The RNA shown here (Fluoride riboswitch aptamer (crcB RNA motif)) has 60 nucleotides and comes from Acetobacterium bakii. Lineage of the source: Bacteria > Bacillati > Bacillota > Clostridia > Acetobacterium.
RNA sequence: AUUAACGAUGGUGAUGGAGUUCACCCAAAUUGCUACUUAGCUAAUGACUCCUGCAGGCUU
Numbered sequence: 001a002u003u004a005a006c007g008a009u010g011g012u013g014a015u016g017g018a019g020u021u022c023a024c025c026c027a028a029a030u031u032g033c034u035a036c037u038u039a040g041c042u043a044a045u046g047a048c049u050c051c052u053g054c055a056g057g058c059u060u
Stems, first nucleotide, its partner, number of pairs: 010025004016051006032041003
């Protein structure tokens, strides 16, 4: 790199990673809010904790 066979297992919860826990989904679960001038706002969690990133303040 090619061919053939088998069909292992999980996935998701508005921006990253991990642990715990809850809920949901089998091609679905999932895909924030406001405005309609096409612009503005909150948040790295579903929840808790830690790390990273971002924002503000103080100290060295």
Source information:
Of the family's consensus pairs, 100% are formed in the model.